[in-house]
RNA sequence: GCGGGCGUGGCGCAGUCGGCAGCGCGUAGGUCUCAUAAUCCUAAGGUCGCGAGUUCAAUCCUCGCCGCCCGCA
Numbered sequence: 001g002c003g004g005g006c007g008u009g010g011c012g013c014a015g016u017c018g019g020c021a022g023c024g025c026g027u028a029g030g031u032c033u034c035a036u037a038a039u040c041c042u043a044a045g046g047u048c049g050c051g052a053g054u055u056c057a058a059u060c061c062u063c064g065c066c067g068c069c070c071g072c073a
Stems, first nucleotide, its partner, number of pairs: 001072007010025004019056001027043004049065005
């Protein structure tokens, strides 16, 4: 330099022929206990990597850029 994959709460990931952003773990509070853990209940936490385009509407489609990984040279 060329090609491909990935980027979504603190961490690991899902999601979508474009129409409310979710799961597990973790965290906080409660429940239970003499107490701790486990269980169960509830809650907080997201500019969906950045910017632009298309669209009534973009996490999803298109383009550019950035970062990480793999392959080729």

Background: Predicted 3D model of a 73-nucleotide RNA (transfer RNA) from Paulinella micropora. Lineage of the source: Eukaryota > Sar > Rhizaria > Euglyphida > Paulinella. It matches the Rfam family "tRNA". Rfam classes the family as a transfer RNA. Its mean pLDDT, the model's own confidence on a scale to 100, is 84.